Transfer RNA from Sphingomonas sediminicola, 72 nucleotides, folded computationally. It matches the Rfam family "tRNA". The source organism's lineage runs through Bacteria, Pseudomonadota, Alphaproteobacteria, Sphingomonadales and Sphingomonas.
RNA sequence: UCCCCGGUAGCUCAGCGGUAGAGCGUUCGACUGUUAAUCGAAUGGUCGCCUGUUCGAAUCAGGCCCGGGGAG
Numbered sequence: 001u002c003c004c005c006g007g008u009a010g011c012u013c014a015g016c017g018g019u020a021g022a023g024c025g026u027u028c029g030a031c032u033g034u035u036a037a038u039c040g041a042a043u044g045g046u047c048g049c050c051u052g053u054u055c056g057a058a059u060c061a062g063g064c065c066c067g068g069g070g071a072g
Base pairs, nucleotide, nucleotide: 001071002070003069004068005067006066007065010024011023012022013021018055025043026042027041028040029039030038048064049063050062051061052060
């Protein structure tokens, strides 16, 4: 320098153009002699940044940043 993959909730990850989800976590409650487990509820996000395309972008295009892998 070039190529490929990835960046979404505190963490691990889904979501392939139409108002962003799950599990774990955290908080509150139930249960229990207490804790744990279990059950219920709540809590959660400028979707890495900028610009463009579109009626509409996490999703498509261009540029840039960061992480991983490969080529030279």